[in-house]
RNA sequence: AUUGAACGCUGGCGGCAUGCCUUACACAUGCAAGUCGAAUGGUAACGGGGGCUUCGGCCUGCCGACGAGUGGCGGACGGGUGAGUAACACAUCGGAAUCUGUCUUAGAGUGGGGGACAACCCGGGGAAACUCGGGCUAAUACCGCAUAGACUCUUAGGAGUAAAGCUGGGGACUGCAAGGCCUAGCGCUCUAGGAGGAGCCGACGCCCGAUUAGCUGGUUGGUGGGGUAACGGCCUACCAAGGCGACGAUCGGUAGCUGGUCUGAGAGGACGGCCAGCCACACGGGGACUGAGACACGGCCCCGACUCCUACGGGAGGCAGCAGUGGGGAAUCUUGGACAAUGGGGGCAACCCUGAUCCAGCAAUGCCGCGUGGGUGAAGAAGGCCUUUGGGUUGUAAAGCCCUUUCGGCAGGGAAGAAGGCGUUGAUUUUGAAUUAGAGGUUGACGUUUGACGGUACCUGUAGAAGAAGCACCGGCUAACUACGUGCCAGCAGCCGCGGUAAUACGUAGGGUGCGAGCGUUGAUCGGAAUGACUGGGCGUUAAAGGGUGCGCAGGCGGUCUUACAAGUCUGAUGUGAAAGCCCCGGGCUUAACCUGGGAAUGGCAUUGGAAACUGUAGGGUUAGAGUGUGGCAGAGGAAGGUAGAAUUCCUGGUGUAGCGGUGAAAUGCGUAGAUAUCAGGAGGAAUACCGAUGGCGAAGGCAGCCUUCUGGGCCACGACUGACGCUCAUGCACGAAAGCGUGGGGGGCAAACAGGAUUAGAUACCCUGGUAGUCCACGCCCUAAACGAUGUCGACCAGCCAUCAGGUGAGGAAUCGCUUGGUGGCGCCGUUAACGCACGAGUCGACCGCCUGGGGAGUACGGCCGCAAGGUUAAAACCCAAAGGAAUUGACGGGGGCCCGCACAAGCGGUGGAGCAUGUGGUUUAAUUCGAUGCAACGCGAAGAACCUUACCGACGCUUGACAUGUGAGGAACCCUAGGGAGACCUGGGGGUGCCCGUAAGGGAGCCUCAACACAGGUGCUGCAUGGCUGUCGUCAGCUCGUGUCGUGAGAUGUUGGGUUAAGUCCCGCAACGAGCGCAACCCUUGCCUUUAGUUGCCAGCGGGUUAUGCCGGGCACUCUAGAGGGACUGCCGGUGACAAACCGGAGGAAGGCGGGGAUGACGUCAAGUCCUCAUGGCCCUUAUGCGUCGGGCUACACACAUGCUACAAUGGCCGGUACAGAGGGAAGCCAAGGAGCGAUCUGGAGCCAAUCCCAGAAAGCCGGUCGUAGUCCGGAUUGCAGUCUGCAACUCGACUGCAUGAAGUCGGAAUCGCUAGUAAUCGUGGAUCAGCUACGCCACGGUGGAUACGUUCCCGGGCCUUGUACACACCGCCCGUCACACCAUGGGAGUGGAGGAUACCCUAAGCAGGUUGCCUAACCGCAAGGAGGGCGCUUAUCACGGUAUGCUUCAUGACUGGGGUG
Repeated sequence: AUUGAACGCUGGCGGCAUGCCUUACACAUGCAAGUCGAAUGGUAACGGGGGCUUCGGCCUGCCGACGAGUGGCGGACGGGUGAGUAACACAUCGGAAUCUGUCUUAGAGUGGGGGACAACCCGGGGAAACUCGGGCUAAUACCGCAUAGACUCUUAGGAGUAAAGCUGGGGACUGCAAGGCCUAGCGCUCUAGGAGGAGCCGACGCCCGAUUAGCUGGUUGGUGGGGUAACGGCCUACCAAGGCGACGAUCGGUAGCUGGUCUGAGAGGACGGCCAGCCACACGGGGACUGAGACACGGCCCCGACUCCUACGGGAGGCAGCAGUGGGGAAUCUUGGACAAUGGGGGCAACCCUGAUCCAGCAAUGCCGCGUGGGUGAAGAAGGCCUUUGGGUUGUAAAGCCCUUUCGGCAGGGAAGAAGGCGUUGAUUUUGAAUUAGAGGUUGACGUUUGACGGUACCUGUAGAAGAAGCACCGGCUAACUACGUGCCAGCAGCCGCGGUAAUACGUAGGGUGCGAGCGUUGAUCGGAAUGACUGGGCGUUAAAGGGUGCGCAGGCGGUCUUACAAGUCUGAUGUGAAAGCCCCGGGCUUAACCUGGGAAUGGCAUUGGAAACUGUAGGGUUAGAGUGUGGCAGAGGAAGGUAGAAUUCCUGGUGUAGCGGUGAAAUGCGUAGAUAUCAGGAGGAAUACCGAUGGCGAAGGCAGCCUUCUGGGCCACGACUGACGCUCAUGCACGAAAGCGUGGGGGGCAAACAGGAUUAGAUACCCUGGUAGUCCACGCCCUAAACGAUGUCGACCAGCCAUCAGGUGAGGAAUCGCUUGGUGGCGCCGUUAACGCACGAGUCGACCGCCUGGGGAGUACGGCCGCAAGGUUAAAACCCAAAGGAAUUGACGGGGGCCCGCACAAGCGGUGGAGCAUGUGGUUUAAUUCGAUGCAACGCGAAGAACCUUACCGACGCUUGACAUGUGAGGAACCCUAGGGAGACCUGGGGGUGCCCGUAAGGGAGCCUCAACACAGGUGCUGCAUGGCUGUCGUCAGCUCGUGUCGUGAGAUGUUGGGUUAAGUCCCGCAACGAGCGCAACCCUUGCCUUUAGUUGCCAGCGGGUUAUGCCGGGCACUCUAGAGGGACUGCCGGUGACAAACCGGAGGAAGGCGGGGAUGACGUCAAGUCCUCAUGGCCCUUAUGCGUCGGGCUACACACAUGCUACAAUGGCCGGUACAGAGGGAAGCCAAGGAGCGAUCUGGAGCCAAUCCCAGAAAGCCGGUCGUAGUCCGGAUUGCAGUCUGCAACUCGACUGCAUGAAGUCGGAAUCGCUAGUAAUCGUGGAUCAGCUACGCCACGGUGGAUACGUUCCCGGGCCUUGUACACACCGCCCGUCACACCAUGGGAGUGGAGGAUACCCUAAGCAGGUUGCCUAACCGCAAGGAGGGCGCUUAUCACGGUAUGCUUCAUGACUGGGGUG
């Protein structure tokens, strides 16, 4: 785009079309084929006339007419259906051996006789259908005779064969009459033509299957005969053995064919409903009759199934005609009107018949047209929806105002479709004796009459916006977005895919988009699809696809010159190509759809004329293709025979002794019965080191010591010969590695199976020790491989360079170089390719063959062929999936590679893991044990202070505009004192008391408090996966990117890779890149040296003073120090290495040297990392509670488990005594001195200090001396008891500290694991934040003492760069294979079972036709007669439908069980 559609929702009108696609299933009822009285005997019914009548009626064919019958024509057309049919059925074009009623053009004839049968009457049978017998009778029915210039036959003389009348009119003549007779018309007979129709034949076209390859006995042909309208094996007898088939016979499946229809740019593809042509069929099957025509839809006979009637004896029927019914189905209409028109049958005609046809009805089934209103209308109404609360949108939409009236309603008017026919009357013409009868033809006039549709189309009037809009969609494709509900539910979905609490995707609403009396959905066809490629594709990997290789028949294709022909080809003409349809130009319905006139077109086929280039055919030449010859060359080419040496193994003998062998390490195994090793001799089999190669040969498989014989092919040179002999190749034939099979040999080594030993969780493996088939030979099979160059064969053409093999040739003394032919390889331009790549093609062309068409199922099943078997070959389908796949890209990953870092390992030192305790976490418990953090990167974390508070949790008790903010109203200043109840919050009371500003006052205002009502407050409630901010981590790792350019179809690449170097993408060099940004570094702080400035609270060298002593005082600012400002370090200098670079190594100087030490500083990003409980914030939720307050409790629980620490286990130590030396901090609700009390915590005391001044404040390890002596201790300090101190409203749950007493585990810690590279580890003490106090052993900071080790980068972990592989991309914590178990689905096998189809043979034969006939019957003709001719019945023969028997074949369904497959 389309549709004979169906379904869902909806539905105003009209026009034109269309309407059982399924059960060729079964049918009630009505109708669909009759007509003619001008063929006929007649008169059942009706009407008329006449007659009779008892007035009920009866008679009369006399007239109109006419049932039934005889006869004629028509029922072979028209109408239906598509079952069958793959065929001369259909289509196109031709042909000859034919028939043809009616019609038409002509010619001739139409004479004279005869006998019957229906109807009717009488009788009989039967339920009926119907039928039997007898009798009468007409004809255009039937039969002779006559005639026959045609026809048929022929012996060429001749013989044979026809007919029918009817009606109208009529002058003379005739007849009793009818009539005869004449004439016209209609008929009839014969003949020859025509038109139209029908039959037959040929060429060509016409679906799928080869898993259908051979078919055929009247089969193919001939002769004779028969038969037909006609040719013909159409039939028959005989003879011959043919005929068809790979150009697809036969068989199976499917199907009516065509004009055309739909689609498509076309070529094609699909279809064949309506309309038109042809065919076939008429309940299933068979058969003939009649006839011009049938093997006959509304005819006949027979068989069968079914239905109906029946008196059970017997009969009737055929809607695939029009309506209609049942059934089937998703689904398809009225039991309508009319012959008015068109057409058909009959008839002289009128007319009759006509479910053909024309109309109407039903159905949005389709196409086309129209309408459902138009204009104006902003307060942008109300309502709805959304909202950032401002508004937006629905929306000029509505309302309102002004108009119009199609369609529909009502009323009125009102066609065309009608031409004819009939009657009367003219003209003309023909016939005729007839201008005067009549009839026919042509052409007029007048009159009369005919419409189903239908009072329809159309027109007019009238009232009134009045009666008339839906459907689908809105994530992308694809035009159209928001809200709410829902929460992987419910649901959607054409594909991709949506839905797990913010869904533009589900449902609803608002809004929007599209189409519109329709809109969607489903089915179906074509297109897109170049996705079967003729136009117009492919086959290296791919993505599916080159046959394993050759030879070669058929087939296809074929060098060059010439002659002829004209099959192909080209061109002209003619015929045909039905109509309709499509297209163009007109015309008619108001338009359109639709109808109609003309034209064009109809690619085709046929006939005929011409051309001769090309193809072809035939003839003749030629040599460039191909082949032959002569002379050479190389070679693991093939076959057979022989032969050689090395090695392995075995045997014999010698020497010799304890091992050998084997592996990662071992063991099995061999060996004291003497192995291995070694020497000599022997046997046997197999394979041929070096040469050896990127080498050679062969068609491929493949071929390797040497020699001989036989043999195939190739190459080169020469240019003698043949003269297109060629290329390719379906089927076919041959060859065809390894393994395997058969028979017979052989058997050394190796070695499936097997055995043992190891390895391992296991190890039916990898490793080891053995070992049988086999490997070898001969003969015969098998016929497959990653049979690979994953690249079919042949030919022509298209840059080069290098290497190599085999020849030829030239130059040169040679090495070597050049030219040339044929091979084998490498690089590479053009070109090509999706890219990779190819480039002796995978480029540009030609010829031929093979093969492919999504993945799985499956190279499987079934069938066929081959095979001894194994199996091979050919080769599907059901079903499942929305992919499978290629090349390349970026990452990530690898028990891949290269380079390089890091306390990563190693080298060291000290720990953790064991103990006790502290703290955190899990778990458990609980009314609650609030919450968060969970590998590294949670766990002394948020928390730098949980007894109350904190506090978020639990229990109980209270409050409700609230503890807190803003706004409104009323009152009161605020505020203070006080009583009762209560655990308290709180509840209920009493009293006092007025300030500030303006104003004289009254009064008002600000601030604060109370009360009231409402907006609102409040929430540590949820979502860190809605977020901001902040933070952790990779990682202080050296990376991450951009612009322009270039390359690539593209993703992307390049830059950023490479060579060096660095801590560093740091720097240098190179380079299709050139630059730039964020990172690195530097700039900042601190520390180390110096200078300078300044000199108190710091300092004290020199001077003075004072003290038992002290910078204590004067004084000073030199030093230390303090804190400001500067300097200093930059690979700057020297040497070496390096590429002349960057840089590195060493050195000098220097306080410091190559980043001096430390800190701050954290790129693009990753982890949906952490945090809604810091804060902020969207959404959701609570609102006398999830908010607020109070008291008490809990966060401190305790069988356990983990993490981080502290203290230890001791002598490098503990304890006692003595005695030194810091730094950085803190201090007013504070630090607290001296002095005093206490064993002590502490108390008392009160000086000083807002701090370089005073205080905290004694530093400790250390050093000196003493003691302890290896002990669960003079180690260790848990736990517990008693007594205290301090803080605080309060130490019970649940604080710290002190004294006395008690004195647990623990004697250095399994597997495992952590930190640290120098002022570091280790060790020692000090301070601070938080804080009333403190569970701090934590954290942060400070100084004292102060090491050991680093060979090195193989390994573990993490990281960086390059490269490689990848089936990974939520990226190896990835992906993914097979069995087993369960469920479902389709399918193969299967003892069989049931059905269908066609085949063959035989049996039985209905009806029928034909033949025969000795039985019976018989009008016309012949015969005087007897009888005959002819006919009929019966019987019989041949054939034959249905049916039966038997056999095998094909196919469908089903089947216990069973095989694999698919999905979950």

Overview:
Small-subunit ribosomal RNA from an uncultured bacterium, 1464 nucleotides, folded computationally. The sequence is in RNAcentral, with records from ENA and SILVA.